[in-house]
RNA sequence: GCGCGGGUAGCUCAGUCCGGAUAGAGCACCUGACUACGGAUCAGGCGGCCGGGGGUUCAAAUCCCUCCCCGCGCG
Repeated sequence: GCGCGGGUAGCUCAGUCCGGAUAGAGCACCUGACUACGGAUCAGGCGGCCGGGGGUUCAAAUCCCUCCCCGCGCG
């Protein structure tokens, strides 16, 4: 340099196929119940505008362009 895969919550991921309208799950964290205390369990809560920028569209995490980062392969 070229090709492919990936970047979404503190962490691990789904959602991209076929654009559809408040963006989800588990774990972690916080509060409460339970307990002698803690853990487990149960109930509730907090947390992201989707790697950056631009474009298309009534509407973009999803499509297009460009740049950045990570991994794998080729040279």
About this RNA
The RNA shown here (transfer RNA) has 75 nucleotides and comes from a Nitriliruptorales bacterium. The sequence was found in a public genome assembly.